The part of an RNA shown here (small-subunit ribosomal RNA, central domain) has 350 nucleotides and comes from a metagenome.
The coordinates come from a structure-prediction model, not an experiment, and the mean pLDDT is 87.
It matches the Rfam family "Bacterial small subunit ribosomal RNA". Gene Ontology terms of the family: ribosome and structural constituent of ribosome.
Context: one part of a larger RNA
């Protein structure tokens, strides 16, 4: 390489959009490039294989055949693939009528709570722990009442509920805006799927500039604990957490399960629609589409388990794996302000 694989053994790219490429629905006609069949030419000889012969045999060797799976050319075949032309509607999409939603961006608003400030009441403690101490407090704390400031987060609702490609999204209102679902017709007429490179998005932490800073809190200081305690516990506390703009580009970025299409028992919840039966009814029942859970048949699996949301049965396209360590290291290259990221070995060793 072929092959075999990728939920947990090595292995699904963090996610999308999309270029090249690969693959691609139904019917008709043309063509004959692929494909198939025949002919001709060529495919040196030796070797290999078969038959017969020559050395006493064999090795060796001679003659003939086969083979040389290929290439070229030519004559045909036309099912399939391709190409060209024409058509179709079921794939895909558009229009229309409805529907749900923490989908995204910006602006504004609200209440509870913490902290701080001012003032009142009030007096000796408060706080904290396993127990304490550091700490705060007679310069009046804690508690309580009133007023004010400021920042951050949005209790209940809340639900294996919803939305989003993923990361993720949760107070309320307005503006702008993306996607999805259902229904019934009309229209376009294969416009599709995937996607190497590429481009964009991408939690937290971190970085740059400027703001902001209530609470929390790496680092740091102190008190404890302890043999020690660079920890766990306590008192403090700075970056940071927040905002704007710009970087970074990584995560157990997980369903540890790439995307698409088709097919293959059921049962039971739940969310959003449609239809029907029935009806006082928002209830109930039947049915259907889309999503999201649980349990299970066949089948699959090393087992665990998966099971119409497949890890079943198939096809198409991409990514990835090939013993452990060395090592996601070294070197080089690209990117980055840096931190570092991406790509990614070998010696040696078991």
């Nucleotide at each position: 390489c072929u092959g075999g694989g990728c939920g947990u053994a090595a292995a699904g790219g963090g996610c999308a959009c999309g270029u090249a490429g690969g693959c691609g629905g139904u019917c008709u006609g043309a063509u004959a490039a692929g494909u198939c069949a025949g002919g001709c030419g060529u495919g040196a000889a030796a070797u290999c294989c078969c038959a017969u012969g020559g050395c006493u045999u064999a090795a060796c060797u001679a003659u003939g055949g086969a083979a040389u799976u290929g290439c070229g050319u030519u004559u045909g075949a036309u099912a399939c693939u391709g190409u060209c032309a024409g058509a179709c509607u079921u794939g895909a999409g558009u229009a229309c009528a409805g529907a749900a939603g923490a989908g995204g961006a910006g602006a504004g608003u609200g209440g509870a709570a913490u902290u701080c400030c001012u003032a009142g009441u009030g007096u000796a403690g408060c706080g904290g722990u396993g127990a304490a101490a550091u700490g705060c407090g007679c310069a009046g704390a804690u508690a309580u009442u009133a007023g004010g400031a400021g920042g951050a987060a949005c209790a209940c609702c809340a639900g294996u509920g919803g939305c989003g490609a993923a990361g993720g999204c949760g107070a309320c209102u307005c503006u702008c805006u993306g996607g999805u679902c259902u229904g019934a017709u009309a229209c376009u007429g294969a416009c599709g799927c995937u996607g190497a490179g590429g481009u964009g998005c991408g939690a937290a932490a971190g970085c740059g500039u400027g703001g902001g800073g209530a609470g929390c809190a790496a680092a740091c200081g102190g008190g404890a604990u302890u043999a020690g305690a660079u920890a766990c516990c306590c008192c403090g506390g700075u970056a940071g957490u927040c905002c704007a703009c710009g970087c970074c580009g990584u995560a157990a970025a997980c369903g540890a399960u790439g995307g698409g299409u088709a097919c293959u028992a059921g049962g039971u919840g739940u969310a959003g629609g449609g239809g029907g039966u029935a009806a006082c009814g928002a209830a109930a029942c039947c049915u259907u589409c889309u999503g999201u859970g649980c349990c299970g048949a066949a089948g699959c699996u090393a087992a665990c388990g998966c099971a119409u949301u497949a890890a079943g049965u198939a096809c198409c396209c991409c990514g990835c794996c090939u013993g452990g360590g060395g090592a996601g290291u070294a070197c080089g290259a690209u990117c980055g302000c840096a931190a570092g990221a991406u790509u990614g070995a070998a010696a040696c060793u078991c």